[in-house]
RNA sequence: AACGAACGCUGGCGGCACGCCUAACACAUGCAAGUCGAACGAAGCAUAGAUUUCGGUCUAUGACUGAGUGGCAGACGGGUGAGUAACACGUGGGAAUCUGCCUUUUAGUGGGGAAUAACUCCGGGAAACUGGGGAUAAUACCGCAUACGUCCUUCGGGAGAAAGACUUCGGUCGCUAAAAGAGGAGCCCGCGUUGGAUUAGGUAGUUGGUGGGGUAAAAGCCUACCAAGCCUACGAUCCAUAGCUGGUCUAAGAGGAUGAUCAGCCACACUGGGACUGAGACACGGCCCAGACUCCUACGGGAGGCAGCAGUGGGGAAUAUUGGACAAUGGGGGAAACCCUGAUCCAGCGAUGCCGCGUGCGUGAUGAAGGCCUUAGGGUUGUAAAGCGCUUUCAGUGGGGAGGAUAAUGACGUUACCCACAGAAGAAGGACCGGCAAACUUCGUGCCAGCAGCCGCGGUAAUACGAAGGGUCCUAGCGUUGCUCGGAAUGACUGGGCGUAAAGGGCGCGUAGGCGGUCUGCUAAGUCAGGUGUGAAAGCCCGGGGCUUAACCCCGGAAUAGCAUUUGAUACUGGUAGGCUUGAGAUUAAGAGAGGUGAGUGGAAUUCCUAGUGUAGAGGUGAAAUUCGUAGAUAUUAGGAAGAACACCAGUGGCGAAGGCGGCUCACUGGCUUAAUACUGACGCUAAGGCGCGAAAGCGUGGGGAGCAAACAGGAUUAGAUACCCUGGUAGUCCACGCCCUAAACGAUGAGUGCUAAAUGUCGGAGGGAAACCUUCGGUGUUGUAGUUAACGCGUUAAGCACUCCGCCUGAGGAGUACGGUCGCAAGAUUAAAACUCAAAGAAAUUGACGGGGACCCGCACAAGCGGUGGAGCAUGUGGUUUAAUUCGAAGCAACGCGCAGAACCUUACCAGGCCUUGACAUGGGCACUAUGGGCUUUGGAAACAGAGCCCUUCACUUCGGGUGGGUGCCACACAGGUGCUGCAUGGCUGUCGUCAGCUCGUGUCGUGAGAUGUUGGGUUAAGUCCCGCAACGAGCGCAACCCUCGCCUUUAGUUGCCAGCAGUUCGGCUGGGCACUCUAAAGGAACCGCCGGUGGUAAGCCGGAGGAAGGUGGGGAUGACGUCAAGUCCUCAUGGCCCUUAUGGCCUGGGCUACACACGUGCUACAAUGGGGGUGACAACGGGAAGCAAAAGGGCAACCUCGAGCAAAUCCUAAAAAGCCCUCUCAGUUCAGAUUACUCUCUGCAACUCGAGAGUAUGAAGGUGGAAUCGCUAGUAAUCGCGGAUCAGCAUGCCGCGGUGAAUACGUUCUCGGGUCUUGUACACACCGCCCGUCACACCAUGGGAGUUGGUUUUACCUUAAGCUGGUGAGCUAACCCGUAAGGGAGGCAGCCAACCACGGUAAGGUCAGCGACUGGGGUG
Repeated sequence: AACGAACGCUGGCGGCACGCCUAACACAUGCAAGUCGAACGAAGCAUAGAUUUCGGUCUAUGACUGAGUGGCAGACGGGUGAGUAACACGUGGGAAUCUGCCUUUUAGUGGGGAAUAACUCCGGGAAACUGGGGAUAAUACCGCAUACGUCCUUCGGGAGAAAGACUUCGGUCGCUAAAAGAGGAGCCCGCGUUGGAUUAGGUAGUUGGUGGGGUAAAAGCCUACCAAGCCUACGAUCCAUAGCUGGUCUAAGAGGAUGAUCAGCCACACUGGGACUGAGACACGGCCCAGACUCCUACGGGAGGCAGCAGUGGGGAAUAUUGGACAAUGGGGGAAACCCUGAUCCAGCGAUGCCGCGUGCGUGAUGAAGGCCUUAGGGUUGUAAAGCGCUUUCAGUGGGGAGGAUAAUGACGUUACCCACAGAAGAAGGACCGGCAAACUUCGUGCCAGCAGCCGCGGUAAUACGAAGGGUCCUAGCGUUGCUCGGAAUGACUGGGCGUAAAGGGCGCGUAGGCGGUCUGCUAAGUCAGGUGUGAAAGCCCGGGGCUUAACCCCGGAAUAGCAUUUGAUACUGGUAGGCUUGAGAUUAAGAGAGGUGAGUGGAAUUCCUAGUGUAGAGGUGAAAUUCGUAGAUAUUAGGAAGAACACCAGUGGCGAAGGCGGCUCACUGGCUUAAUACUGACGCUAAGGCGCGAAAGCGUGGGGAGCAAACAGGAUUAGAUACCCUGGUAGUCCACGCCCUAAACGAUGAGUGCUAAAUGUCGGAGGGAAACCUUCGGUGUUGUAGUUAACGCGUUAAGCACUCCGCCUGAGGAGUACGGUCGCAAGAUUAAAACUCAAAGAAAUUGACGGGGACCCGCACAAGCGGUGGAGCAUGUGGUUUAAUUCGAAGCAACGCGCAGAACCUUACCAGGCCUUGACAUGGGCACUAUGGGCUUUGGAAACAGAGCCCUUCACUUCGGGUGGGUGCCACACAGGUGCUGCAUGGCUGUCGUCAGCUCGUGUCGUGAGAUGUUGGGUUAAGUCCCGCAACGAGCGCAACCCUCGCCUUUAGUUGCCAGCAGUUCGGCUGGGCACUCUAAAGGAACCGCCGGUGGUAAGCCGGAGGAAGGUGGGGAUGACGUCAAGUCCUCAUGGCCCUUAUGGCCUGGGCUACACACGUGCUACAAUGGGGGUGACAACGGGAAGCAAAAGGGCAACCUCGAGCAAAUCCUAAAAAGCCCUCUCAGUUCAGAUUACUCUCUGCAACUCGAGAGUAUGAAGGUGGAAUCGCUAGUAAUCGCGGAUCAGCAUGCCGCGGUGAAUACGUUCUCGGGUCUUGUACACACCGCCCGUCACACCAUGGGAGUUGGUUUUACCUUAAGCUGGUGAGCUAACCCGUAAGGGAGGCAGCCAACCACGGUAAGGUCAGCGACUGGGGUG
């Protein structure tokens, strides 16, 4: 785009078309083929007349009636598509034919005869129907005569016709014979016409001939005989499917699909067979027979055929009225009038399709109401509505009224059309809105319900589901489904491919076929040009015309591939004839070679045997063991035997078609190359079938068997180890003969020919040259130009440019499988599907990620060290358990002394109980009061809360009426409130990789592109730090530096700090004084590989040295790129959405977060002598201090208490620093360790019971250095020692800081972990915690095998033989003609019988297809 469509929702009118695609299933009822009295006889009826014995009879007429004889038509028209793969159809030809009616022409139409139906009589039968007797007519039937022409012929001759009717008497219509025409029909031929080779051979009347028969006509059409042909790979036969065509749909075309309506042809008429009649049939509404089915029946027998028009049942998703008329067109009959006509013309039903029209038009902003959304302002529906004004197409009502009809005749018809009237009046829906693809929001739902053409939506913010609002598209329709073509260059003729995506046969020889060098002549098959015929009409196209337009219809034109025929051309192809030498072959002379086959032969090695020497091991492995060996191995020496393979040479070297070929010699033999050249003269290339060769393994027979070695055995390894390793070991490997016929049989690249840059190796020749080397031919490699390719790559050895021929491919899986065939001894090979499932499978390249890949580098990463954890007790956090509650969060590193810098109440979010409801807190309204705030006492109560009393204090401004502001109480509502949920809706903040060195951009360049380059490379660095090089040049975020601090110096300043020198002194920097020093705290300086040497590339840098307080980033801190982990946090805060609202909010008391069989993390204290205890006494730093730090003094054993100087701090206090040193203890569960417990106290606090810290006395547990495993640390570090601070009423083993003492070790980068750069592989990309294979279990689906069984179809043989035709017979019967006076006879015919053929049917044996099938095999999906 289209449809003979169907379904869903909806539906106003008209025109034109179309309407059982399925059951060629079965059919009730009615109609669809009759007509002629001018062919004929008779009967009835009507009318008229005549006659009458009134019973009738006769005649005439009839546009009256139903039968009969006879004629013509029932072979047309109408239906259907079952069959048919065929001369059925299409197209173009042909000769051996027939033809009623029609047209033209010629001739004729004389004279006779015998019957028969109707009718009547007698019968049979239920009926259908039928028998017998009698009578009769014809355009029915039969002789005779005649014969221009006709037919037959032996060429002499012979044969064969007729019908009349009507008449106005003019004639008309007929009849017979014949000739021609037109139209119709039959037959033959060329070409075209579906799929299957898993159908390869078929055929006996088969192919041809002769004789005969037969037909309208040619012919094996039929028959007898003879011959053995005929068809077929250019697809016979068989199977399946199918009416063919003009055309129709689609497409740019070529094609593809299709064959409704209309038109041509064919076939069929319940199924099968058969003939009759006829001009024509083997006959839809005729006959006979058989069969199935239906109906009637008196059971004896009969009747029927809608695939005609309507209609019914059935089938189906589905397809109409038992209508009107012969008015028109056409057909049959008739002289005609006329009759018949479900052909036809009309109407009805159906949106089934195409076309046209309408459902109103104008105005109308307050942008109404309502709906929907909202950022709450508004937006949108929307000029849409209402309102106002106007019109009347269509439909409606009334009236008029053609044409189809020429004189008459109109079913349609309430026609078309015209006029009038009324009133916006009666007339809009469907699908869609994630992308493709035009059109977006809200609510509901919550991987549910559902959607979906593909991709895919839906798991609580769905433009994708459902609804609504809005929008988009089409419109009396709109969607869905089905089917066809297109897009699809996706079967490629136009117009594809085969190195790696599917695809080159394993290789050769060669048949058919296809293709084929050069010159000339002829031919004219192909080819080209012209003419002629045909190519039906309709349709398509063009131009006109008619319906108001269109659809539709009419007229004219053009076009039509093709086929046939004819005339011409001759370049090319073909054919034919004759030449040529370049292709091909050939000759001569050389050459190289693991080319092949056979025979012979050689040495090394291995193993075995014999003998000698010799002694305890050998062998084997990562390490071992099995194994061999004292019966003498291994080792070694000598001799012998056997089989197999041929070291070095040896090489991207050689040869061969491929497989493949390797010691040496001989014989036979194939191919190749080079050089030269008598010769042949296209002899060539390719190659379907075919034939041959064809690694390894395997098979058969017979040999052989040293080594090796499937299977097998043992030993190891391992979780296991039916493996890898080891010890053995049989087939086999070897030979001969015969099979098998497959490989990643690979260059994953078929063969041949020609053309298209080079460079450089190498092998074999030839020529030149003194050589180097040059030229050339043929092989074999590497790089590479043009070109090509999706890219990778290929590139004179093409995957380039062309030609020829062959093979092969067409999504993945199923499957190279099943079935069938062929081959094979078998194994199996070859040929080779389908159902079903999926939306992919695949190629090349890119970026990442990953690797028990590679290279380089770094890090307390390992190693080297020191000290820990893991064992004990305790502290603390977590899990688990428990509980009314044990609030919540954090979960590998990167949760677990984490949020918590401090849970007795509070905190507090949890639990129990008691209370409040505009609320503890904010804003707004109304009313009342006016301040208000604080303290004390007291009642109830656990408190909250609810009261009572007392004391103190008591608003501001003001126009003084009151108002305003503020405050308190009460009321109603908006609201407050939520540590309720979602960190996977978020902001912010944080962790982590990681202080790792990376992450990017602009422009340019390269690539089809993703992308690359830069950023890679060579060095170097802590560093993408720097240098050099480079199709890159620059830039940004990171690194570094800038900042803070420590270390040195200078300057400035000098109190509360300091004291060198001076003076005083209570001897204390205490005082005067001073600011030099220390220090304090501000500003500066100083370090840069700057200098020297070496090294490196005259670089960057590195190494060493000097100087320097400090040396190569001087130490430490702050500082965290692009990003990753849906990392953490809604319980810091903020915030979308959801949820609660007398509660999930608020207040209070008490409890809980502190539980305790257990498990883990982080710590503290220890286990002791580097220690405990006692004593002694020197040296710090950072800090803190007013609701505070607190000296001194006193009390207490002590915690602490009393008192309280000083200090808002370089001034006073905290404050004692501790390890250190001395003495003692002497290796023990101790003078170690301190848990636990008891008692008595202290302090804080409203309150230490659950549940604080401390002191004293007493008690004195585990623990003797810690399994597997694991952590920290590289220098002022680890270790060890103490001090301070935050939080805080109190509570520190935690956290954050401070200083004191003060080590050991680092060979180095193999390994572990993490990271960086380059490279490589990849089937990974939620990226190795990836992907993914097979069995088993379960469910479902399709399918193969299967004992068999059921059915269809077909073949062969035989039996049976209806009807029928033909032949024979025909004793029964027999009008026409002949003989005969007659009787009778003859010719001819009929019944009957026989024979051949034959439908249906039967028997037997096959072929083939399909259904079912216990069980069973694999496959697919989940």

The RNA shown here (small-subunit ribosomal RNA) has 1422 nucleotides and comes from an uncultured bacterium. RNAcentral holds the sequence, with entries from ENA and SILVA. The coordinates come from a structure-prediction model, not an experiment, and the mean pLDDT is 85.